[in-house]
Molecule: Glycine riboswitch aptamer
C1' cells in the first nucleotide's frame, strides 16, 4: 500500500402478546399489587462433535467444552413513542492472509 472476517457508528425496513382486575393519590401517557399472555435486547438449557478420566478391550460410563430464529421466561415486553433479533445501504477504523 492493501484490506477478508468480526466489531463500531449513521440511515431504512422490522414481529408477537390485557388500553385486564383491584387499590392509592397530587387524576396522570401516574404509582402499587394480582391474574393472564408474548419472545426478536440481554441471559438460562442442550445436539452432533472434540477433549479428558475410569472400567474394560471396543465399547460403556462419567466429566469438561459446545449453535440457533430451538428451549426456559430470570430480565424485558403486552395503545403510541422508545426499544427491538435480523436484513439492506453508507461511513469511519485497520487486528489476519497474500
Nucleotide at each position: 500500500c492493501g484490506g477478508a472476517g468480526g466489531g463500531g457508528c449513521u440511515c431504512u425496513g422490522g414481529a408477537g402478546a390485557a388500553u385486564c382486575u383491584u387499590c392509592c393519590c397530587g387524576u396522570g401517557u401516574g404509582g402499587a399489587a394480582g391474574u393472564g399472555c408474548c419472545g426478536a435486547a440481554g441471559g438460562u438449557g442442550c445436539a452432533a462433535a472434540a477433549c479428558a478420566a475410569a472400567c474394560u478391550c471396543a465399547g460403556u460410563u462419567u466429566g469438561u467444552u459446545g449453535a440457533a430464529u430451538c428451549u426456559c421466561u430470570c430480565a424485558g415486553g403486552c395503545a403510541a413513542a422508545a426499544g427491538g433479533a435480523c436484513a439492506g445501504a453508507g461511513c469511519a477504523g485497520g487486528c489476519a492472509u497474500a